Model confidence (mean pLDDT): 85 of 100.
Predicted 3D model of a 72-nucleotide RNA (transfer RNA) from bacterium HR16.
Rfam family: tRNA. Gene Ontology term of the family: triplet codon-amino acid adaptor activity. About the family: Transfer RNA (tRNA) molecules are approximately 80 nucleotides in length.
RNA sequence: GGGCGGUUGGCGCAGCGGGAGCGCGCCUCGUUGACAACGAGGAGGUCAGUGGUUCAAAUCCACUACCGCCCA
Numbered sequence: 001g002g003g004c005g006g007u008u009g010g011c012g013c014a015g016c017g018g019g020a021g022c023g024c025g026c027c028u029c030g031u032u033g034a035c036a037a038c039g040a041g042g043a044g045g046u047c048a049g050u051g052g053u054u055c056a057a058a059u060c061c062a063c064u065a066c067c068g069c070c071c072a
Base pairs, nucleotide, nucleotide: 001071002070003069004068005067006066007065010024011023012022013021018055026042027041028040029039030038048064049063050062051061052060
């Protein structure tokens, strides 16, 4: 330099045009002598960035940034 893949709550991930979700973690309550486990409820996300397409974009397109793999 070229090709491909990835970037979504604290962590790991799903979501392929119209509701942003799951598991773990965190907080509160219940339960316990206490802790864990369990049950109930809750907080937490500029969906990497910018621009474009569209009535509507996490999702499609372009570019940029970062990470990984392959080729040279």
The sequence is in RNAcentral, with records from Rfam.